[in-house]
RNA sequence: CCUGAAAAGGGCAACCCCAUCGCGAGAUGGGCACGCAAAGUCACGGGUCUCACUGAGACAGCCGAGCUACCCAAG
Repeated sequence: CCUGAAAAGGGCAACCCCAUCGCGAGAUGGGCACGCAAAGUCACGGGUCUCACUGAGACAGCCGAGCUACCCAAG
RNA backbone atom coordinates (compact mmCIF):
# COMPACT_ATOMS: atom_id res chain seq x y z
P C A 1 -0.92 3.88 3.54
O5' C A 1 -0.99 2.90 2.29
C5' C A 1 -0.70 3.39 0.99
C4' C A 1 -0.68 2.24 0.00
C3' C A 1 -1.92 1.36 0.00
O3' C A 1 -2.97 1.92 -0.75
C1' C A 1 0.00 0.00 0.00
P C A 2 -4.49 1.53 -0.35
O5' C A 2 -4.64 0.03 -0.86
C5' C A 2 -4.52 -0.29 -2.24
C4' C A 2 -4.54 -1.79 -2.45
C3' C A 2 -5.73 -2.51 -1.88
O3' C A 2 -6.86 -2.41 -2.71
C1' C A 2 -3.76 -3.70 -1.34
P U A 3 -8.30 -2.31 -2.03
O5' U A 3 -8.55 -3.75 -1.42
C5' U A 3 -8.63 -4.88 -2.29
C4' U A 3 -8.53 -6.15 -1.48
C3' U A 3 -9.57 -6.31 -0.40
O3' U A 3 -10.81 -6.79 -0.90
C1' U A 3 -7.44 -6.84 0.47
P G A 4 -12.17 -6.23 -0.31
O5' G A 4 -12.20 -6.77 1.18
C5' G A 4 -12.28 -8.17 1.44
C4' G A 4 -11.90 -8.44 2.88
C3' G A 4 -12.80 -7.80 3.92
O3' G A 4 -13.95 -8.58 4.14
C1' G A 4 -10.55 -7.39 4.47
P A A 5 -14.97 -8.24 5.32
O5' A A 5 -14.60 -9.31 6.44
C5' A A 5 -14.71 -10.70 6.17
C4' A A 5 -14.29 -11.50 7.37
C3' A A 5 -14.97 -11.14 8.68
O3' A A 5 -16.26 -11.71 8.78
C1' A A 5 -12.65 -11.44 9.02
P A A 6 -17.38 -10.97 9.59
O5' A A 6 -16.86 -11.01 11.10
C5' A A 6 -16.84 -12.23 11.83
C4' A A 6 -16.17 -12.03 13.17
C3' A A 6 -16.73 -10.90 14.02
O3' A A 6 -17.90 -11.28 14.71
C1' A A 6 -14.38 -10.78 14.00
P A A 7 -18.97 -10.21 15.05
O5' A A 7 -18.29 -9.34 16.20
C5' A A 7 -17.98 -9.94 17.45
C4' A A 7 -17.13 -9.02 18.28
C3' A A 7 -17.72 -7.64 18.56
O3' A A 7 -18.66 -7.68 19.61
C1' A A 7 -15.46 -7.42 17.93
P A A 8 -19.82 -6.64 19.65
O5' A A 8 -19.09 -5.31 20.13
C5' A A 8 -18.48 -5.26 21.40
C4' A A 8 -17.70 -3.97 21.56
C3' A A 8 -18.48 -2.70 21.24
O3' A A 8 -19.30 -2.30 22.31
C1' A A 8 -16.36 -2.62 20.21
P G A 9 -20.63 -1.52 22.00
O5' G A 9 -20.10 -0.04 21.69
C5' G A 9 -19.34 0.66 22.65
C4' G A 9 -18.75 1.90 22.05
C3' G A 9 -19.72 2.77 21.27
O3' G A 9 -20.51 3.58 22.11
C1' G A 9 -17.73 2.51 20.02
P G A 10 -22.03 3.83 21.73
O5' G A 10 -21.93 5.02 20.67
C5' G A 10 -22.50 4.89 19.40
C4' G A 10 -21.62 5.59 18.39
C3' G A 10 -22.31 5.92 17.08
O3' G A 10 -23.07 7.11 17.15
C1' G A 10 -20.28 4.84 16.62
P G A 11 -24.43 7.17 16.31
O5' G A 11 -23.92 7.28 14.81
C5' G A 11 -23.05 8.33 14.42
C4' G A 11 -22.64 8.19 12.98
C3' G A 11 -23.79 8.10 11.99
O3' G A 11 -24.36 9.37 11.72
C1' G A 11 -22.19 6.46 11.47
P C A 12 -25.96 9.44 11.57
O5' C A 12 -26.19 8.98 10.07
C5' C A 12 -25.47 9.60 9.01
C4' C A 12 -25.56 8.77 7.76
C3' C A 12 -26.98 8.46 7.30
O3' C A 12 -27.54 9.54 6.58
C1' C A 12 -25.66 6.50 7.21
P A A 13 -29.07 9.88 6.78
O5' A A 13 -29.81 8.61 6.18
C5' A A 13 -29.60 8.22 4.82
C4' A A 13 -30.32 6.92 4.54
C3' A A 13 -31.83 7.01 4.75
O3' A A 13 -32.53 6.37 3.70
C1' A A 13 -30.90 5.31 6.14
P A A 14 -33.85 6.99 3.19
O5' A A 14 -34.26 5.94 2.04
C5' A A 14 -33.43 5.79 0.90
C4' A A 14 -33.73 4.46 0.23
C3' A A 14 -35.21 4.19 -0.02
O3' A A 14 -35.64 4.79 -1.23
C1' A A 14 -34.23 2.32 1.01
P C A 15 -37.02 5.57 -1.25
O5' C A 15 -38.11 4.45 -0.92
C5' C A 15 -38.32 3.37 -1.83
C4' C A 15 -39.23 2.33 -1.19
C3' C A 15 -40.54 2.87 -0.65
O3' C A 15 -41.52 3.00 -1.67
C1' C A 15 -39.55 1.44 0.95
P C A 16 -42.43 4.28 -1.70
O5' C A 16 -43.29 4.15 -0.37
C5' C A 16 -44.22 3.09 -0.19
C4' C A 16 -44.70 3.06 1.24
C3' C A 16 -45.23 4.38 1.78
O3' C A 16 -46.57 4.63 1.39
C1' C A 16 -43.74 3.44 3.35
P C A 17 -47.03 6.12 1.13
O5' C A 17 -47.16 6.70 2.61
C5' C A 17 -48.10 6.14 3.51
C4' C A 17 -47.98 6.80 4.87
C3' C A 17 -47.97 8.32 4.87
O3' C A 17 -49.27 8.87 4.75
C1' C A 17 -46.24 7.53 6.27
P C A 18 -49.45 10.26 3.99
O5' C A 18 -48.88 11.31 5.06
C5' C A 18 -49.53 11.45 6.32
C4' C A 18 -48.77 12.43 7.19
C3' C A 18 -48.42 13.77 6.56
O3' C A 18 -49.53 14.65 6.53
C1' C A 18 -46.53 12.93 7.69
P A A 19 -49.62 15.71 5.32
O5' A A 19 -48.51 16.79 5.71
C5' A A 19 -48.66 17.54 6.90
C4' A A 19 -47.44 18.41 7.14
C3' A A 19 -47.02 19.28 5.97
O3' A A 19 -47.79 20.46 5.87
C1' A A 19 -45.12 18.19 6.85
P U A 20 -48.09 21.06 4.42
O5' U A 20 -46.70 21.75 4.01
C5' U A 20 -46.18 22.81 4.79
C4' U A 20 -44.75 23.11 4.39
C3' U A 20 -44.52 23.39 2.92
O3' U A 20 -44.89 24.70 2.54
C1' U A 20 -42.86 21.91 3.68
P C A 21 -45.42 24.94 1.04
O5' C A 21 -44.12 24.80 0.15
C5' C A 21 -43.03 25.70 0.33
C4' C A 21 -41.85 25.29 -0.51
C3' C A 21 -42.12 25.06 -1.99
O3' C A 21 -42.24 26.26 -2.72
C1' C A 21 -40.76 23.33 -1.18
P G A 22 -43.30 26.30 -3.94
O5' G A 22 -42.64 25.38 -5.05
C5' G A 22 -41.43 25.78 -5.68
C4' G A 22 -40.91 24.70 -6.59
C3' G A 22 -41.90 24.17 -7.62
O3' G A 22 -42.05 25.06 -8.71
C1' G A 22 -40.71 22.38 -6.64
P C A 23 -43.55 25.35 -9.22
O5' C A 23 -44.10 23.96 -9.73
C5' C A 23 -45.48 23.77 -9.95
C4' C A 23 -45.70 22.79 -11.06
C3' C A 23 -44.99 21.45 -10.90
O3' C A 23 -45.78 20.56 -10.16
C1' C A 23 -44.61 22.31 -13.08
P G A 24 -45.07 19.59 -9.05
O5' G A 24 -44.17 18.62 -9.94
C5' G A 24 -44.77 17.68 -10.82
C4' G A 24 -43.74 17.11 -11.76
C3' G A 24 -42.58 16.40 -11.08
O3' G A 24 -42.90 15.05 -10.84
C1' G A 24 -41.75 17.93 -12.68
P A A 25 -42.23 14.27 -9.59
O5' A A 25 -40.81 13.82 -10.15
C5' A A 25 -40.72 12.88 -11.23
C4' A A 25 -39.31 12.87 -11.78
C3' A A 25 -38.23 12.61 -10.73
O3' A A 25 -38.05 11.24 -10.51
C1' A A 25 -37.65 14.48 -12.07
P G A 26 -37.83 10.68 -9.02
O5' G A 26 -36.51 11.42 -8.60
C5' G A 26 -36.30 11.83 -7.27
C4' G A 26 -35.82 13.26 -7.23
C3' G A 26 -35.56 13.80 -5.84
O3' G A 26 -34.28 13.45 -5.38
C1' G A 26 -36.92 15.32 -7.00
P A A 27 -34.06 13.16 -3.80
O5' A A 27 -34.05 14.65 -3.19
C5' A A 27 -33.07 15.59 -3.61
C4' A A 27 -33.33 16.93 -2.97
C3' A A 27 -33.43 16.89 -1.45
O3' A A 27 -32.14 16.93 -0.84
C1' A A 27 -35.25 18.11 -2.32
P U A 28 -31.90 16.07 0.52
O5' U A 28 -32.61 16.97 1.61
C5' U A 28 -32.16 18.30 1.85
C4' U A 28 -33.11 19.03 2.77
C3' U A 28 -33.49 18.28 4.04
O3' U A 28 -32.50 18.35 5.04
C1' U A 28 -35.43 19.18 3.06
P G A 29 -32.31 17.05 6.05
O5' G A 29 -33.57 17.20 7.02
C5' G A 29 -33.67 18.31 7.89
C4' G A 29 -35.00 18.34 8.59
C3' G A 29 -35.40 17.04 9.28
O3' G A 29 -34.73 16.87 10.53
C1' G A 29 -37.23 17.87 8.07
P G A 30 -34.44 15.32 11.04
O5' G A 30 -35.88 14.80 11.46
C5' G A 30 -36.57 15.42 12.54
C4' G A 30 -37.94 14.81 12.72
C3' G A 30 -37.99 13.30 12.81
O3' G A 30 -37.60 12.81 14.09
C1' G A 30 -39.68 14.05 11.37
P G A 31 -36.85 11.35 14.19
O5' G A 31 -38.03 10.31 13.88
C5' G A 31 -39.13 10.21 14.76
C4' G A 31 -40.19 9.29 14.21
C3' G A 31 -39.73 7.88 13.86
O3' G A 31 -39.63 7.05 15.01
C1' G A 31 -41.08 8.73 12.12
P C A 32 -38.39 5.98 15.11
O5' C A 32 -38.73 4.91 13.98
C5' C A 32 -39.90 4.10 14.08
C4' C A 32 -40.11 3.33 12.78
C3' C A 32 -38.98 2.39 12.41
O3' C A 32 -39.15 1.13 13.03
C1' C A 32 -39.63 3.71 10.53
P A A 33 -37.80 0.28 13.51
O5' A A 33 -37.19 -0.25 12.15
C5' A A 33 -37.96 -1.10 11.29
C4' A A 33 -37.30 -1.19 9.93
C3' A A 33 -36.03 -2.04 9.90
O3' A A 33 -35.87 -2.59 8.61
C1' A A 33 -35.49 0.20 9.39
P C A 34 -36.06 -4.16 8.37
O5' C A 34 -35.33 -4.38 6.97
C5' C A 34 -36.08 -4.87 5.87
C4' C A 34 -35.43 -4.49 4.56
C3' C A 34 -33.95 -4.78 4.44
O3' C A 34 -33.69 -6.17 4.24
C1' C A 34 -34.45 -2.69 3.47
P G A 35 -32.20 -6.76 4.58
O5' G A 35 -31.34 -6.34 3.31
C5' G A 35 -29.98 -5.99 3.43
C4' G A 35 -29.72 -4.68 2.71
C3' G A 35 -28.30 -4.16 2.85
O3' G A 35 -27.45 -4.75 1.88
C1' G A 35 -29.81 -2.43 3.38
P C A 36 -25.91 -5.09 2.34
O5' C A 36 -25.24 -3.65 2.41
C5' C A 36 -25.13 -2.86 1.25
C4' C A 36 -24.53 -1.51 1.57
C3' C A 36 -23.16 -1.54 2.21
O3' C A 36 -22.14 -1.70 1.24
C1' C A 36 -24.55 0.01 3.35
P A A 37 -21.01 -2.87 1.44
O5' A A 37 -19.68 -2.04 1.75
C5' A A 37 -19.55 -1.35 2.95
C4' A A 37 -18.30 -0.52 2.96
C3' A A 37 -17.00 -1.34 2.85
O3' A A 37 -15.96 -0.46 2.42
C1' A A 37 -17.19 -0.42 5.01
P A A 38 -15.43 -0.44 0.96
O5' A A 38 -15.09 1.12 1.00
C5' A A 38 -15.85 2.03 0.25
C4' A A 38 -16.96 2.60 1.10
C3' A A 38 -18.02 3.34 0.30
O3' A A 38 -19.28 3.15 0.95
C1' A A 38 -17.13 4.77 1.89
P A A 39 -20.51 2.71 0.02
O5' A A 39 -21.70 3.62 0.59
C5' A A 39 -21.71 5.04 0.36
C4' A A 39 -22.90 5.67 1.05
C3' A A 39 -23.06 5.31 2.52
O3' A A 39 -23.70 6.39 3.19
C1' A A 39 -24.83 4.36 1.26
P G A 40 -23.01 7.16 4.37
O5' G A 40 -21.77 7.83 3.61
C5' G A 40 -21.96 9.00 2.85
C4' G A 40 -20.96 10.06 3.28
C3' G A 40 -20.82 11.17 2.26
O3' G A 40 -21.81 12.17 2.45
C1' G A 40 -18.68 10.38 2.88
P U A 41 -22.57 12.74 1.16
O5' U A 41 -21.45 13.60 0.43
C5' U A 41 -20.82 14.69 1.10
C4' U A 41 -19.62 15.16 0.33
C3' U A 41 -19.88 15.46 -1.14
O3' U A 41 -20.45 16.75 -1.32
C1' U A 41 -17.94 14.16 -0.94
P C A 42 -21.44 16.97 -2.55
O5' C A 42 -20.50 16.92 -3.84
C5' C A 42 -19.45 17.85 -3.99
C4' C A 42 -18.58 17.47 -5.16
C3' C A 42 -19.33 17.30 -6.47
O3' C A 42 -19.54 18.55 -7.09
C1' C A 42 -17.81 15.51 -6.16
P A A 43 -20.93 18.82 -7.81
O5' A A 43 -20.84 17.94 -9.13
C5' A A 43 -21.28 18.49 -10.36
C4' A A 43 -20.89 17.59 -11.50
C3' A A 43 -21.57 17.96 -12.81
O3' A A 43 -20.76 17.55 -13.90
C1' A A 43 -22.36 15.85 -12.07
P C A 44 -19.68 18.57 -14.47
O5' C A 44 -18.34 17.73 -14.45
C5' C A 44 -17.19 18.18 -15.16
C4' C A 44 -16.33 17.00 -15.57
C3' C A 44 -17.07 15.88 -16.28
O3' C A 44 -17.24 16.16 -17.66
C1' C A 44 -15.70 14.96 -14.60
P G A 45 -18.51 15.52 -18.44
O5' G A 45 -18.08 13.99 -18.64
C5' G A 45 -17.02 13.65 -19.51
C4' G A 45 -16.91 12.15 -19.64
C3' G A 45 -18.21 11.42 -19.93
O3' G A 45 -18.61 11.49 -21.28
C1' G A 45 -17.08 10.31 -18.21
P G A 46 -20.19 11.58 -21.63
O5' G A 46 -20.74 10.15 -21.22
C5' G A 46 -20.36 9.00 -21.96
C4' G A 46 -20.75 7.72 -21.25
C3' G A 46 -22.24 7.50 -21.03
O3' G A 46 -22.91 7.12 -22.22
C1' G A 46 -21.07 6.90 -19.09
P G A 47 -24.43 7.61 -22.44
O5' G A 47 -25.24 6.95 -21.23
C5' G A 47 -25.38 5.53 -21.14
C4' G A 47 -26.05 5.14 -19.85
C3' G A 47 -27.44 5.70 -19.65
O3' G A 47 -28.42 4.96 -20.35
C1' G A 47 -26.19 5.97 -17.67
P U A 48 -29.69 5.70 -20.97
O5' U A 48 -30.64 5.92 -19.71
C5' U A 48 -31.11 4.79 -18.97
C4' U A 48 -31.73 5.24 -17.67
C3' U A 48 -32.79 6.32 -17.79
O3' U A 48 -34.06 5.81 -18.18
C1' U A 48 -31.31 6.89 -16.06
P C A 49 -35.01 6.71 -19.10
O5' C A 49 -35.49 7.86 -18.11
C5' C A 49 -36.24 7.54 -16.95
C4' C A 49 -36.34 8.72 -16.02
C3' C A 49 -36.97 9.97 -16.59
O3' C A 49 -38.38 9.89 -16.65
C1' C A 49 -35.04 10.55 -15.37
P U A 50 -39.16 10.81 -17.75
O5' U A 50 -39.09 12.26 -17.09
C5' U A 50 -39.68 12.50 -15.82
C4' U A 50 -39.49 13.94 -15.42
C3' U A 50 -40.00 14.95 -16.44
O3' U A 50 -41.40 15.12 -16.33
C1' U A 50 -37.87 15.60 -15.65
P C A 51 -42.24 15.45 -17.65
O5' C A 51 -41.99 17.01 -17.83
C5' C A 51 -42.36 17.90 -16.80
C4' C A 51 -41.71 19.24 -16.99
C3' C A 51 -41.95 19.90 -18.33
O3' C A 51 -43.22 20.54 -18.38
C1' C A 51 -39.67 20.09 -17.73
P A A 52 -43.86 20.80 -19.84
O5' A A 52 -43.23 22.19 -20.28
C5' A A 52 -43.85 23.39 -19.91
C4' A A 52 -43.13 24.61 -20.46
C3' A A 52 -41.60 24.53 -20.49
O3' A A 52 -41.11 25.44 -21.48
C1' A A 52 -42.25 26.19 -18.98
P C A 53 -41.01 24.99 -23.04
O5' C A 53 -39.46 25.11 -23.39
C5' C A 53 -38.44 24.69 -22.52
C4' C A 53 -37.30 24.08 -23.32
C3' C A 53 -37.47 24.13 -24.83
O3' C A 53 -36.19 24.27 -25.44
C1' C A 53 -37.30 21.88 -24.15
P U A 54 -35.83 25.55 -26.27
O5' U A 54 -34.35 25.27 -26.77
C5' U A 54 -34.02 24.12 -27.52
C4' U A 54 -32.83 24.42 -28.43
C3' U A 54 -31.70 25.16 -27.74
O3' U A 54 -30.44 24.75 -28.28
C1' U A 54 -32.54 26.46 -29.54
P G A 55 -29.28 24.16 -27.31
O5' G A 55 -29.79 24.54 -25.86
C5' G A 55 -29.39 25.76 -25.24
C4' G A 55 -30.41 26.16 -24.21
C3' G A 55 -30.18 25.61 -22.81
O3' G A 55 -29.24 26.39 -22.09
C1' G A 55 -32.42 25.26 -23.43
P A A 56 -28.38 25.65 -20.90
O5' A A 56 -29.46 25.48 -19.74
C5' A A 56 -30.11 26.62 -19.19
C4' A A 56 -31.22 26.20 -18.27
C3' A A 56 -30.78 25.29 -17.12
O3' A A 56 -30.25 26.05 -16.06
C1' A A 56 -32.72 24.40 -18.15
P G A 57 -29.32 25.28 -14.99
O5' G A 57 -30.40 24.45 -14.15
C5' G A 57 -30.12 23.14 -13.69
C4' G A 57 -31.41 22.44 -13.37
C3' G A 57 -31.25 21.15 -12.60
O3' G A 57 -31.14 21.41 -11.21
C1' G A 57 -32.66 20.79 -14.43
P A A 58 -30.16 20.44 -10.32
O5' A A 58 -30.99 19.08 -10.24
C5' A A 58 -32.22 19.04 -9.55
C4' A A 58 -32.78 17.64 -9.55
C3' A A 58 -31.80 16.57 -9.09
O3' A A 58 -31.75 16.48 -7.68
C1' A A 58 -32.84 15.88 -11.08
P C A 59 -30.35 16.04 -6.97
O5' C A 59 -30.24 14.49 -7.29
C5' C A 59 -31.23 13.59 -6.81
C4' C A 59 -31.07 12.23 -7.45
C3' C A 59 -29.73 11.54 -7.21
O3' C A 59 -29.67 10.94 -5.94
C1' C A 59 -30.40 11.30 -9.47
P A A 60 -28.39 11.13 -4.99
O5' A A 60 -27.17 10.57 -5.83
C5' A A 60 -27.11 9.20 -6.17
C4' A A 60 -25.72 8.64 -5.91
C3' A A 60 -25.29 8.72 -4.46
O3' A A 60 -24.55 7.57 -4.11
C1' A A 60 -23.76 9.92 -5.80
P G A 61 -24.61 6.97 -2.62
O5' G A 61 -25.58 5.72 -2.70
C5' G A 61 -25.35 4.67 -3.62
C4' G A 61 -26.64 3.95 -3.92
C3' G A 61 -27.71 4.82 -4.54
O3' G A 61 -28.45 4.06 -5.48
C1' G A 61 -28.52 3.86 -2.55
P C A 62 -28.33 4.41 -7.03
O5' C A 62 -27.26 3.40 -7.59
C5' C A 62 -27.62 2.05 -7.87
C4' C A 62 -27.05 1.61 -9.21
C3' C A 62 -25.55 1.82 -9.35
O3' C A 62 -24.81 0.80 -8.73
C1' C A 62 -26.65 2.64 -11.26
P C A 63 -23.31 1.10 -8.19
O5' C A 63 -22.44 1.10 -9.52
C5' C A 63 -22.42 -0.03 -10.37
C4' C A 63 -21.55 0.24 -11.57
C3' C A 63 -20.18 0.84 -11.25
O3' C A 63 -19.27 -0.16 -10.83
C1' C A 63 -21.16 2.03 -13.03
P G A 64 -17.98 0.25 -9.95
O5' G A 64 -17.05 0.86 -11.07
C5' G A 64 -16.22 1.96 -10.79
C4' G A 64 -15.74 2.58 -12.07
C3' G A 64 -14.76 3.72 -11.84
O3' G A 64 -13.45 3.24 -11.65
C1' G A 64 -16.46 4.45 -13.28
P A A 65 -12.58 3.80 -10.41
O5' A A 65 -12.22 5.26 -10.92
C5' A A 65 -11.51 5.46 -12.13
C4' A A 65 -11.39 6.93 -12.45
C3' A A 65 -10.90 7.81 -11.31
O3' A A 65 -9.50 7.75 -11.13
C1' A A 65 -12.75 8.82 -12.33
P G A 66 -8.89 7.81 -9.61
O5' G A 66 -9.19 9.32 -9.18
C5' G A 66 -8.62 10.38 -9.92
C4' G A 66 -9.12 11.72 -9.39
C3' G A 66 -8.95 11.93 -7.89
O3' G A 66 -7.63 12.32 -7.56
C1' G A 66 -11.11 12.59 -8.54
P C A 67 -6.95 11.72 -6.20
O5' C A 67 -7.70 12.56 -5.07
C5' C A 67 -7.59 13.98 -5.04
C4' C A 67 -8.53 14.55 -3.99
C3' C A 67 -8.46 13.91 -2.61
O3' C A 67 -7.36 14.36 -1.84
C1' C A 67 -10.71 14.14 -3.26
P U A 68 -6.63 13.30 -0.80
O5' U A 68 -7.73 13.12 0.33
C5' U A 68 -8.07 14.21 1.19
C4' U A 68 -9.26 13.90 2.04
C3' U A 68 -9.12 12.72 2.98
O3' U A 68 -8.36 13.03 4.15
C1' U A 68 -11.23 12.65 1.94
P A A 69 -7.57 11.83 4.88
O5' A A 69 -8.73 10.98 5.56
C5' A A 69 -9.48 11.54 6.64
C4' A A 69 -10.61 10.62 7.04
C3' A A 69 -10.19 9.25 7.55
O3' A A 69 -9.76 9.29 8.90
C1' A A 69 -11.99 9.03 6.05
P C A 70 -9.03 7.99 9.55
O5' C A 70 -10.22 7.34 10.39
C5' C A 70 -10.82 8.05 11.45
C4' C A 70 -11.67 7.15 12.29
C3' C A 70 -11.03 5.83 12.69
O3' C A 70 -10.16 5.96 13.80
C1' C A 70 -13.25 5.46 11.95
P C A 71 -8.88 4.96 13.92
O5' C A 71 -9.54 3.57 14.31
C5' C A 71 -10.19 3.42 15.57
C4' C A 71 -10.78 2.03 15.67
C3' C A 71 -9.78 0.90 15.43
O3' C A 71 -9.04 0.59 16.60
C1' C A 71 -11.75 0.50 14.19
P C A 72 -7.47 0.20 16.45
O5' C A 72 -7.51 -1.22 15.74
C5' C A 72 -8.20 -2.30 16.35
C4' C A 72 -8.30 -3.45 15.38
C3' C A 72 -7.00 -3.84 14.74
O3' C A 72 -6.24 -4.68 15.58
C1' C A 72 -8.68 -3.68 13.09
P A A 73 -4.88 -5.38 15.06
O5' A A 73 -5.44 -6.81 14.61
C5' A A 73 -4.63 -7.67 13.86
C4' A A 73 -5.27 -9.03 13.80
C3' A A 73 -4.63 -9.96 12.79
O3' A A 73 -3.48 -10.59 13.32
C1' A A 73 -6.97 -10.01 12.53
P A A 74 -2.10 -10.67 12.49
O5' A A 74 -2.47 -11.72 11.36
C5' A A 74 -2.82 -13.05 11.73
C4' A A 74 -3.46 -13.76 10.55
C3' A A 74 -2.69 -13.67 9.25
O3' A A 74 -1.61 -14.57 9.17
C1' A A 74 -4.96 -13.20 8.86
P G A 75 -0.20 -14.12 8.51
O5' G A 75 -0.60 -13.94 6.98
C5' G A 75 -1.06 -15.05 6.22
C4' G A 75 -1.61 -14.59 4.90
C3' G A 75 -0.64 -13.79 4.03
O3' G A 75 0.29 -14.61 3.36
C1' G A 75 -2.76 -12.74 4.04